[in-house]
């Protein structure tokens, strides 16, 4: 690095005349509950200790945008899910 199996994770923001737009690997489908947010299942995608996939900090700080983890910081922070085989 690749393959197989197993496991972990998030699914956002704006718009309404409708559906379109932004970033991105992804940000969607079904069902349930009942007052709007939550839960379950599946899917694609990403990640699995060489761990920034993802969570906490966070209703965070600075910049920018119609708006949003949009960008940077935070981050040498604290957590976080593995086995086998093959090649170099």
């Nucleotide at each position: 690095c690749c393959a197989c199996u197993a496991g972990g994770g998030g699914c956002g923001c704006c718009u309404a005349u409708u559906u379109g737009g932004c970033u991105g690997a992804g940000a969607c489908a079904a069902g349930g509950u009942u007052u709007a947010a939550c839960c379950u299942u599946g899917g694609a995608c990403c990640c699995u200790c060489g761990g920034a996939a993802c969570c906490u900090g966070a209703a965070c700080u600075g910049g920018g945008u119609u708006a949003u983890a949009c960008c940077a910081g935070c981050g040498u922070a604290g957590g976080g899910a593995a086995g086998u085989g093959g090649a170099a």
Overview:
The prediction has a mean pLDDT of 75. The RNA shown here (TPP riboswitch aptamer (THI element)) has 88 nucleotides and comes from a soil metagenome. Rfam family: TPP riboswitch aptamer (THI element). Rfam links the family to the GO term thiamine pyrophosphate binding. The model forms 92% of the base pairs in the Rfam consensus.